[in-house]
Annotation:
This is a predicted structure of a 469-nucleotide part of an RNA (small-subunit ribosomal RNA, 3' major domain) from an uncultured bacterium. Its mean pLDDT, the model's own confidence on a scale to 100, is 85. RNAcentral holds the full RNA, with entries from Greengenes.
Context: one part of a larger RNA
RNA sequence: UGACGGGGGCCCGCACAAGCGGUGGAGCAUGUGGCUUAAUUCGACGCAACGCGAAGAACCUUACCGGGGUUUGACAUGCAGCUGCUCAUCCUGCGAAAGCAGGACUCCUUCGAGGGUGCUGCACAGGUGCUGCAUGGCUGUCGUCAGCUCGUGCCGUGAGGUGUUGGGUUAAGUCCCGCAACGAGCGCAACCCUUGUCCUUAGUUGCUAACACGAAAGGUGAGCACUCUAAGGAGACUGCCCCAGUCAAUGGGGAGGAAGGUGGGGAUGACGUCAAGUCAUCAUGGCCCUUAUAUCCCGGGCUGCACACGUGCUACAAUGGCCGGUACAAUGGGUAGCGACACCGCGAGGUGGAGCCAAUCUCAAAAACCGGUCUCAGUUCGGAUUGAAGUCUGCAACUCGACUUCAUGAAGCUGGAAUCGCUAGUAAUGGCGGAUCAGCUACGCCGCCGUGAAUACGUUCCCGGGCCU
Numbered sequence: 001u002g003a004c005g006g007g008g009g010c011c012c013g014c015a016c017a018a019g020c021g022g023u024g025g026a027g028c029a030u031g032u033g034g035c036u037u038a039a040u041u042c043g044a045c046g047c048a049a050c051g052c053g054a055a056g057a058a059c060c061u062u063a064c065c066g067g068g069g070u071u072u073g074a075c076a077u078g079c080a081g082c083u084g085c086u087c088a089u090c091c092u093g094c095g096a097a098a099g100c101a102g103g104a105c106u107c108c109u110u111c112g113a114g115g116g117u118g119c120u121g122c123a124c125a126g127g128u129g130c131u132g133c134a135u136g137g138c139u140g141u142c143g144u145c146a147g148c149u150c151g152u153g154c155c156g157u158g159a160g161g162u163g164u165u166g167g168g169u170u171a172a173g174u175c176c177c178g179c180a181a182c183g184a185g186c187g188c189a190a191c192c193c194u195u196g197u198c199c200u201u202a203g204u205u206g207c208u209a210a211c212a213c214g215a216a217a218g219g220u221g222a223g224c225a226c227u228c229u230a231a232g233g234a235g236a237c238u239g240c241c242c243c244a245g246u247c248a249a250u251g252g253g254g255a256g257g258a259a260g261g262u263g264g265g266g267a268u269g270a271c272g273u274c275a276a277g278u279c280a281u282c283a284u285g286g287c288c289c290u291u292a293u294a295u296c297c298c299g300g301g302c303u304g305c306a307c308a309c310g311u312g313c314u315a316c317a318a319u320g321g322c323c324g325g326u327a328c329a330a331u332g333g334g335u336a337g338c339g340a341c342a343c344c345g346c347g348a349g350g351u352g353g354a355g356c357c358a359a360u361c362u363c364a365a366a367a368a369c370c371g372g373u374c375u376c377a378g379u380u381c382g383g384a385u386u387g388a389a390g391u392c393u394g395c396a397a398c399u400c401g402a403c404u405u406c407a408u409g410a411a412g413c414u415g416g417a418a419u420c421g422c423u424a425g426u427a428a429u430g431g432c433g434g435a436u437c438a439g440c441u442a443c444g445c446c447g448c449c450g451u452g453a454a455u456a457c458g459u460u461c462c463c464g465g466g467c468c469u
Stems, first nucleotide, its partner, number of pairs: 007469007015459002019422005026314008034305002042053002064300007073124001077123006084117003089104006126289002129287003135283002137278003140274001142272001147186006153162003166177003192266004197234007206224002211221003237260001240254005316415001320374006332363003337356002341352004381412001386407007428451007
């Protein structure tokens, strides 16, 4: 000077408390450990590994294993030589394919050559081989916590201190006052995006708002008023009033206002910490392999299963299940695509195919609401598992896809110790969209809208953090 203390003081945070819903028990999904295996590729390991890299493992991917091949190589550049070919295509044999062997076809020309390609040889290629404790870059975390420093001056022999401490105040080293300090930088805040109100501009979306046509539908004429869309602008600043306060910063209350004291949400992450993570995104030093640790192909594996853990989904039911009727979204996607509508099929789906490169066409809602039924039961709850028959994608669904129908109907009657999330359009609950993608293991992830709560006395205690001592 820091760090630490079951030392002290002050103060924050869903940290506790107050509430609501879960996890831990069941079945299944998924990740991990372990075990197994020819291989079950590799990495990630308290918080901050474990629905993580993976926003798509049947082949491919693929890095692993077995087997079959290749050796200037699957890929790049250059040199020398040989000549053949003209970029390629086709045929035959062996073969699982890769590949190997043989054959056919055969360009331009200024006849020098050049480009491409093949063979031989040489430089070299190649490596998801090792080291993240040699590194760059990127990332996690403390933490969106309020801190971390510098110049000059002053103090101290010096390390260093002061400033940054103190009194108030704030979400904040935010601001005010004081002070041997005076200033400044990186952070905070603001500037950025989005959402909430209004105005202007604009009208192939929207509106009957006014008129007309129409059986009806903004369907048409017509019109941009409204809704909306998307560009610009206005608006909020403790600006106004009262009170408290050091004539301060600021706090409490009020008015007006769509919105009030940072309006809500996002992007934004200081100096640093963890030799944190990543040599398998990429880059890269060193080391290692070079007829193999390179590379091609087929098949298998990454999906194995006495078990253990994490994260989820579905339930155990009546605030419910089933049947019928009937409304209301937003974000988005779509041409190798989305596919209306009609017909066929119980259904997954099929056939035909209008329209749409899309505010124009299309994918396309559910819970809710109304009516009926079930009457507390392992049930008309629950749907695992299994049998059979099918649909779709794809060269191919045996290992190992999703979905449909019929049958089967398991565990499960609210879950021990323990433990997690959430303070408002939040939790809870309902569906929808998208990326990846032929298809899908998505119950994941990232978003969107519908319905829509309860509780916070308080800071003693648990956890993490800040300042002073």